[in-house]
Description
Transfer RNA from a bacterium, 74 nucleotides, folded computationally. The coordinates come from a structure-prediction model, not an experiment, and the mean pLDDT is 80. Rfam family: tRNA. The family's RNA type in Rfam is transfer RNA.

RNA sequence: GGACAUAUAGCUCAGUUGGUUAGAGCGCAGCACUGAUAAUGCUGAGGUCCCAAGUUCAACUCUUGGUAUGUCCA
Repeated sequence: GGACAUAUAGCUCAGUUGGUUAGAGCGCAGCACUGAUAAUGCUGAGGUCCCAAGUUCAACUCUUGGUAUGUCCA
């Protein structure tokens, strides 16, 4: 330098051939339980879906550019 893949909650990851509630597990907070912890159960908080532009009535999802990371080639 070229090709490809990935980017969604604190972490690991789903997600719909575009359709109106954006989710799971772990973690975190509170409550219940206990003599007290742990475990368990219930409830809750936490996200500009990497950035920008475009298409569309409507974009996490499609298109283009950029950024970061990884793999391969040179």